[in-house]
RNA sequence: GGAGUGAGUCGGGCGAUCGCUCCUUAAACGGGAGAGGAAAGUCCGGGCUCCACAGGGCAGGGUGGCCGUUAACGGCGGCGCGGAGUGAUCCGCGGAAAGUGGCACAGAAAAUAUACCGCCCGUCAGGGUAAGGGUGAAAUGGCGGGGCAAGAGCCCACCGGCGCCUGCGUGAUCGGGCGCGCAUGCUAAACCCCACCCGGAGCAAGACCAAAUAGGAGGGUGAGUGGCCCGCUCAUAUCCCUCGGGUAUGGUCGCUUGAGCUGGCGAGCAAUCGCCAGCCUAGAUGAAUGAUCGCCGCCCGUGAGGGUACAGAACCCGGCUUAUAGACUCACUCCGGCU
Numbered sequence: 001g002g003a004g005u006g007a008g009u010c011g012g013g014c015g016a017u018c019g020c021u022c023c024u025u026a027a028a029c030g031g032g033a034g035a036g037g038a039a040a041g042u043c044c045g046g047g048c049u050c051c052a053c054a055g056g057g058c059a060g061g062g063u064g065g066c067c068g069u070u071a072a073c074g075g076c077g078g079c080g081c082g083g084a085g086u087g088a089u090c091c092g093c094g095g096a097a098a099g100u101g102g103c104a105c106a107g108a109a110a111a112u113a114u115a116c117c118g119c120c121c122g123u124c125a126g127g128g129u130a131a132g133g134g135u136g137a138a139a140u141g142g143c144g145g146g147g148c149a150a151g152a153g154c155c156c157a158c159c160g161g162c163g164c165c166u167g168c169g170u171g172a173u174c175g176g177g178c179g180c181g182c183a184u185g186c187u188a189a190a191c192c193c194c195a196c197c198c199g200g201a202g203c204a205a206g207a208c209c210a211a212a213u214a215g216g217a218g219g220g221u222g223a224g225u226g227g228c229c230c231g232c233u234c235a236u237a238u239c240c241c242u243c244g245g246g247u248a249u250g251g252u253c254g255c256u257u258g259a260g261c262u263g264g265c266g267a268g269c270a271a272u273c274g275c276c277a278g279c280c281u282a283g284a285u286g287a288a289u290g291a292u293c294g295c296c297g298c299c300c301g302u303g304a305g306g307g308u309a310c311a312g313a314a315c316c317c318g319g320c321u322u323a324u325a326g327a328c329u330c331a332c333u334c335c336g337g338c339u
Stems, first nucleotide, its partner, number of pairs: 001335010012296007020034005036310001040321002043319005048202004055230004060198005065079005080093005094193002099191002101187003116133002118129004141159002144156003160182001161180007206253004216243005222234004260279008297308004
């Protein structure tokens, strides 16, 4: 210098005027705060609320190498095995030897087997064979030698596979020994099996206040627990359901101090956790966060001038995924050159 791999940061700056929401104040003035890295998709997980502080069973759903981490997870970290790459690094992960099903086209045959060409025996008929060819996404252990009419685990060595024993390791797994010619094609995001996990609904949850009002009609042992059964809870005429009528596009709370943010120190390979100090950073609901300018930055253009990504809170948090103009940082790998 070139080509890559993996992490991460920012994502316009300063100022003026006029507004909007919230806080501060008795009120006014004044002062203060006011979108994001994804606020998004709503795909997972948790908090919170109500129903039993959610109990037993069935059904249903989810997860899937191992060990950690956490409030929890399908997240994250480390490790193991397999695959891709020269490499940094990336991708994948229970069971197909319990049963059932499926495997287009091509091909002899897609799995109780079977034979198109070929090879061998045979005069023919027919028989043997699965080495070689051919088909396919996938073809019945691989390769070499022996053997044979030709062949074939038919026999042997090595590799692979399976079973038993054993050593290190928490474990996935790895190493070693012995035995067995080898039985088991692929598919579980097909049913299924195994292990573990999961109650339902959601801030329109839910609580309180105010206003209005009924004194109506019909029905009833049921109503709630939102898949079903059990169980549990409530009520027994001041109860419940339905109809009719009435009120309200009512108000307040929930609502933002929280698994919070920043810095330092410590434990740990890491994810993560602990201690100390400091800080308060939107809280709307017919739903604020806007508009007009000035100067500067960046991009396009000779210039005048134009453009400046994706997007936008709605109870809160941890993740994942997707979108994102442009700018930048760090670590590592391979190749080439010079000293």
About this RNA
The prediction has a mean pLDDT of 76. The RNA shown here (Bacterial RNase P class A) has 339 nucleotides and comes from a Deltaproteobacteria bacterium. Its Rfam family is "Bacterial RNase P class A". Gene Ontology terms of the family: ribonuclease P activity, tRNA processing and dimeric ribonuclease P complex. The sequence is in RNAcentral, with records from ENA. Lineage of the source: Bacteria > Pseudomonadati > Myxococcota > Myxococcia. A source record names the gene rnpB.